[in-house]
RNA sequence: GGGCCCAUGGUCUAGCGGUUAUGACGUCUGCUUGACGUGCAGAAGGUCGGGAGUUCAAAUCUCCCUGGACCCA
Numbered sequence: 001g002g003g004c005c006c007a008u009g010g011u012c013u014a015g016c017g018g019u020u021a022u023g024a025c026g027u028c029u030g031c032u033u034g035a036c037g038u039g040c041a042g043a044a045g046g047u048c049g050g051g052a053g054u055u056c057a058a059a060u061c062u063c064c065c066u067g068g069a070c071c072c073a
Base pairs, nucleotide, nucleotide: 001072002071003070005068006067007066010025011024012023018056027043028042029041030040031039049065050064051063052062053061
């Protein structure tokens, strides 16, 4: 330099262009316990890596950029 894949709460992860972006772990609160843990109930936490475009509508499609993994040279 060329090709290809990936980026979604703190971590991992689901999400065919259309309902309020899903779940697990973790965190916090309450109940339970003598206490911790377990268990049960609830809550906070995302504006989907950044920008532009297409569209009535974009996490999803296109382009550019950034970061990461792999292959070729």

The RNA shown here (transfer RNA) has 73 nucleotides and comes from a Nanobdellota archaeon. It matches the Rfam family "tRNA". From the family's description: Transfer RNA (tRNA) molecules are approximately 80 nucleotides in length. The coordinates come from a structure-prediction model, not an experiment, and the mean pLDDT is 82. Lineage of the source: Archaea > Nanobdellati > Nanobdellota.